[in-house]
The RNA shown here (small-subunit ribosomal RNA) has 1432 nucleotides and comes from an uncultured bacterium. Rfam family: Bacterial small subunit ribosomal RNA. Its mean pLDDT, the model's own confidence on a scale to 100, is 83.
RNA sequence: AGAGUUUGAUCAUGGCUCAGAAUGAACGCUAGCGGUGUGCCUAACACAUGCAAGUCGAACGAAAAAGAAAUUUUUAGUGGCAAACGGGUGAGUAACGCGUGAGAAUUUACCUUUUGGAAGAGAAUAACCUAUAGAAAUAUAUGCUAAUACUCUAUAUGCUCGAAAAAGUGAAAGAAGAAAUUCGCCAAAAGAGAAGCUCGCGUCUGAUUAGCUAGUUGGAAGGGUAAAAGCCUCCCAAGGCGACGAUCAGUAGCUGGUCUGAGAGGAUGAUCAGCCACAUUGGAACUGAGACACGGUCCAGACUCCUACGGGAGGCAGCAGUGAGGAAUUUUCUGCAAUGGGCGAAAGCCUGACAGAGCAACACCGCGUGGAGGAUGACUGCCUGUGGGUUGUAAACUCCUUUUCCUAAGGACGAAGAUCUGACGCUACUUAGGGAAUAAGUAUCGGCUAACCCUGUGCCAGCAGCCGCGGUAAGACAGGGGAUGCAAGCGUUAUUCAGAAUUAUUGGGCGUAAAGCGUCUACAGGUGGAUUUCUAAGUUUUUUGUUAAAUAUUGAAGCUUAACUUCAACAAUGCAAAAAAAACUAUUUAUCUAGAGUAUGGUAGAGGUAAAGGGAAUUUCCAGUGGAGCGGUGAAAUGCGUAGAGAUUGGAAGGAACACCAAAAGCGAAGGCACUUUACUGGGCCAUUACUGACACUUUAUUGACGAAAGCUAGGGGAGCAAACGAGAUUAGAUACCUCGGUAGUCCUAGCUGUAAACGAUGGAUACUAGAUGUUGAUAAAGUAAUUAGAAAUAAUGAAAAUGCAGUGUCGAAGCUAACGCGUUAAGUAUCCCGCCUGGGAAGUAUGCUCGCAAGAGUGAAACUCAAAGGAAUUGACGGGGGCCCGCACAAGCGGUGGAGCAUGUGGUUUAAUUCGAUGCAACACGAAGAACCUUACCAGGGCUGGACAUGAAGAGAUACUUUUGGAAACUUAAGUUUGCUACGGCCUCUUCACAGGUGGUGCAUGGCUGUCGUCAGCUCGUGUCGUGAGAUGUUGGGUUUAGUCCCGCAACGAGCGCAACCCUUGUCUUUAGUUAAUAUUCUAGAGAGACUGCCGGUGACAAAUCGGAGGAAGGUGAGGAUGACGUCAAGUCAUCAUGCCCCUUACGUCCUGGGCUACACACGUGCUACAAUGGAAAUGACAAUUAGAUGCCAAUUUGCGAAAAUGAGCUAAAACUAUAAACAUUUCCGUAGUUCGGAUUGUAGGCUGCAACUCGCCUACAUGAAGGUGGAAUCGCUAGUAAUCGCAGGUCAGCUAUACUGCGGUGAAUACGUUCUCGGGCCUUGUACACACCGCCCGUCACACCAUGGGAGCUGAUUAUACUCGAAGCUACAGAUUUUUCUCUGUAAUUAAGGUAGAAUUGGUGACUAAGGUGAAGUCGUAACAAGGUA
Repeated sequence: AGAGUUUGAUCAUGGCUCAGAAUGAACGCUAGCGGUGUGCCUAACACAUGCAAGUCGAACGAAAAAGAAAUUUUUAGUGGCAAACGGGUGAGUAACGCGUGAGAAUUUACCUUUUGGAAGAGAAUAACCUAUAGAAAUAUAUGCUAAUACUCUAUAUGCUCGAAAAAGUGAAAGAAGAAAUUCGCCAAAAGAGAAGCUCGCGUCUGAUUAGCUAGUUGGAAGGGUAAAAGCCUCCCAAGGCGACGAUCAGUAGCUGGUCUGAGAGGAUGAUCAGCCACAUUGGAACUGAGACACGGUCCAGACUCCUACGGGAGGCAGCAGUGAGGAAUUUUCUGCAAUGGGCGAAAGCCUGACAGAGCAACACCGCGUGGAGGAUGACUGCCUGUGGGUUGUAAACUCCUUUUCCUAAGGACGAAGAUCUGACGCUACUUAGGGAAUAAGUAUCGGCUAACCCUGUGCCAGCAGCCGCGGUAAGACAGGGGAUGCAAGCGUUAUUCAGAAUUAUUGGGCGUAAAGCGUCUACAGGUGGAUUUCUAAGUUUUUUGUUAAAUAUUGAAGCUUAACUUCAACAAUGCAAAAAAAACUAUUUAUCUAGAGUAUGGUAGAGGUAAAGGGAAUUUCCAGUGGAGCGGUGAAAUGCGUAGAGAUUGGAAGGAACACCAAAAGCGAAGGCACUUUACUGGGCCAUUACUGACACUUUAUUGACGAAAGCUAGGGGAGCAAACGAGAUUAGAUACCUCGGUAGUCCUAGCUGUAAACGAUGGAUACUAGAUGUUGAUAAAGUAAUUAGAAAUAAUGAAAAUGCAGUGUCGAAGCUAACGCGUUAAGUAUCCCGCCUGGGAAGUAUGCUCGCAAGAGUGAAACUCAAAGGAAUUGACGGGGGCCCGCACAAGCGGUGGAGCAUGUGGUUUAAUUCGAUGCAACACGAAGAACCUUACCAGGGCUGGACAUGAAGAGAUACUUUUGGAAACUUAAGUUUGCUACGGCCUCUUCACAGGUGGUGCAUGGCUGUCGUCAGCUCGUGUCGUGAGAUGUUGGGUUUAGUCCCGCAACGAGCGCAACCCUUGUCUUUAGUUAAUAUUCUAGAGAGACUGCCGGUGACAAAUCGGAGGAAGGUGAGGAUGACGUCAAGUCAUCAUGCCCCUUACGUCCUGGGCUACACACGUGCUACAAUGGAAAUGACAAUUAGAUGCCAAUUUGCGAAAAUGAGCUAAAACUAUAAACAUUUCCGUAGUUCGGAUUGUAGGCUGCAACUCGCCUACAUGAAGGUGGAAUCGCUAGUAAUCGCAGGUCAGCUAUACUGCGGUGAAUACGUUCUCGGGCCUUGUACACACCGCCCGUCACACCAUGGGAGCUGAUUAUACUCGAAGCUACAGAUUUUUCUCUGUAAUUAAGGUAGAAUUGGUGACUAAGGUGAAGUCGUAACAAGGUA
């Protein structure tokens, strides 16, 4: 000091989260020691038991005990002092309670100092004895007695009164000792320390708490207190507090400090220290120097205990301890040895204060669990590419040490104070001996964040602080190995600060991210022009006092070190006081004119209010003409019209709005303002001098005024338009868009409402900071120039440049901005004032209050939920956005498909199986260039199990042949013969071990190959430049091209992959060689020439290029082919092949026979043949090219109607053969018909291949002779040797289902105006809420589940104040009784706690029902938004 997370990527905004430190902590796992600290944060809940405040016999009497006695000891009581300290807790308290600094009207026991004094007298009483009541607690009565207990008299400083004198009031105590003397006593003064009181300042949140107050504020008198005072009473006055936050409500002990932070701050108030408050709850006083009293009293309430039921007792928020509560907090310990306290003359006694120990890793600090060496890098574990790596110098092993541990011995300081005195404590510490001996865990390892592999699991189980991981190869789950961090601890949870500049004083913002009030006016407050005088409030300097100690910082010292403790020092900040300065702010004085205002003279304007007037148009009504439609739309219909519409002419009525001028123009604070004229009226601007003299700017709450449209109230008005509503269309629906109607309303008057994307999404004022170019107003130029008229004088009309003001626009330097953009009209640079913001949603909702007739407006949350929401810009993709361009894309043509029959493929269905794959274009005559067996992967049945097939090792042996049983075959049974071959490498069979095998799964784990966009013209890079950046530029632009082809221009300059060319075939020529029976210019094979926009003309920008022409076999890439950029589709293929992982292993392997892949209601694709006369049939005749051939092609001849057979020449191929090409030509027949068209289907008889044609082949002959008469919606191919049409060949192959596919040649067209539209593509541009990229995104209702919340008839608590009632104890006052007096008793009054009653207020809990909200992988209905989102 930062990091992660919104996006495809970027910048900024903005939240969430993490890394740090800390704790009186808790929980999980683990645990060796010591030191020092700390330890009920919850129930101020209830408490058993013990202890925590006594002491004095030198104040007093008495009793008891001991002693022979003198005497001593002990103590209940009287008396004195103490018990108001010490110890605990934080309930209450928002307060002079606390902190800080001042102050005056006070008191003070014990202590210190000083002065003076203590004379005389008296009456009682407890204890005790006796008696009585009671369970007890305790109480009563009679009698006796003492004092340092009590009383009186005297005196005295003092006090009161008073000018003084005088007057009044008013004190004392003794004890010890032989004595000296000591300790006490009384009065006064002073001190110290302590306490009470007053004031300034500071001290949490809420305005959804705005008014509060009646002893309240003040005065006079009286009372009262230690003391000032409404502290109390009576009277008088009407004050006092409050937006600088009163009152009310909530919360809270305050501080020194503590934690954190760079600091400013924020949070906190355990331990220690100061103050306050409290002591079961509430009230009250007594005693006393001091209390309204924790371990005192009285009363009341609640609770607990005892009881003989009559009555009594109690108060752990003291130390231990118990229960309860809780996540959670210790021993019913030792001692007064030290320090401190009470009493005492003292010894001493008391002291749960304190000193110590115990428990707890609760915290901090320190130490240890060994050190050195040690490689065959042992074993084990894990991983592995099987070579090894790692665990790991780690271990073993050798040498050493002993902190710690065990045993034994010695042994303190703390003690002051000469003696004595130690709880801690057989402690700390020291010495000796023993032996590496007794001692390591925990969390993490995807990124943030240091640390990685294997196995298991398979969106399951689970993890998670945020992002997120897990759906079969998980570095994120679980286990194992390894590693990393910290370490007697480590993690988790909770809380605080920091990071967070994320409340911003230091130190943020508001055009679009959250955020400028709709606008103006204006009191308080804030800020404020120039010169001068004064003061000294702010400000600055110096000094003084204080800011307790502890803490913190620094420097030392003491415990072995540290923590810890001690000593010293500094300081800060605040407050108060004193002295000084006078610049600035402020006060004050006197002036000024630059701000502001006033006057005067002009001037522009849809500024406002009211009145009057005007014409055009729409509509309606009346009348005329006229005669069938009008109107409306994308197209229609509803509607109007023969009862006369629409059209047209004339007239009348009524309401609303004001064309042209008219404009980025004008005016106004904003809303807003437009026909003309008049009246009244506000503001602005300009000019001139004069006047006032800072009078200024801005403005919150409460105020005041204005404020579009819609809406509301009352009364008018109502032409047009038009929510609602009705009807017609559209549509799946159409409560819409379109059409026909149509009411509120729109208009006027008087009120209300008070809101808008009330926007420049930009608050107001002032000053400063380049310009350019429009426009408006006035001034000035100027009534000038100019023009017109005029003979002229002159008159009328009437500018412009330049300059300075005031507005209103556009562009733009600097600067600013996240960017877009703003830019003298700032979003620049500054000052002042105000308003507002702090993640998204819930929500501008709920509730409360105010306003309103209502509608509603203003103010305005929370629970809960998400990790984002949002801004600007970038690249893509997309658009029922735009522009340009291309393509058999459309159009123009030719021919088809879709209808029929058949062939073939697919879906579906069926089946034991109908093996599998391919599925929009880009699957469907596709893998398959050929399923009868085989193929074959499928099914049924029968067999085999190291295998049908491969390699290696070991061992044994050969082997081969013939016949034979069973069987569907595979296989099996039996018998016989024979025993190795060799090129020396080896070959063959059997057994065993490693292993084979799989067309089993995953094409979403892959390689390779392929399809597609697309033979489309694109896709990129280097350097430079621009931009914060993603990126841009180049590649865009103007032309041109088939082309990112080329030219020109240009912050770009170059380059690469693509294009083109190079390659092959073909077309012309030349030439060489070859071939053949022959020809060779011609056929075959090579080599070369030729074509390059080269030439001419036009166009073009002098370019690229294009158009036309010449020549030429060919002309503008001549034609065709091969060639497929970066990439897209998780496209296709694990069944060509290869391959990871998973799965099967007497089977998912393998062999065999038979079956199936050929099924058949049906649907689709691709084809063949047709429907006929441009045809069919018959006969005759003519012309090709590419090919193939030895298990082959097969001439000729013979047989057969024929398929074919027999026989058989030639050919290893330019020779022989396949092999007659067909369409075509000529002739004849057929005559528009289901035919001499068409050939399906079926029958019979044959032929061929093959072990085998039943399922299931092809061919031939004869016979049979189906549908079909040119095909609906729709749709396909093709631009020239093309389409169409005609035949031929080949591969696969025993044969064939080939009508398929791949090639070959023959004949040989039509059309293209053109780019509006359809489809696809390219470039540029635009919008976007899309980026899995429109097959995108996304909204709302309904249904279901869960969650929190509001309302709610009510129900039930808490708190507060008020009114009335009742009224204990106590104090006071008064009265009375008794009494010498005091005391005491009785009564009354006032005050008053708790209680009761009543209606309120505030705030909780709960509540049938109900409302909206949030969340939830795959529910329903639509499609509102994002593109012109299909009605912006």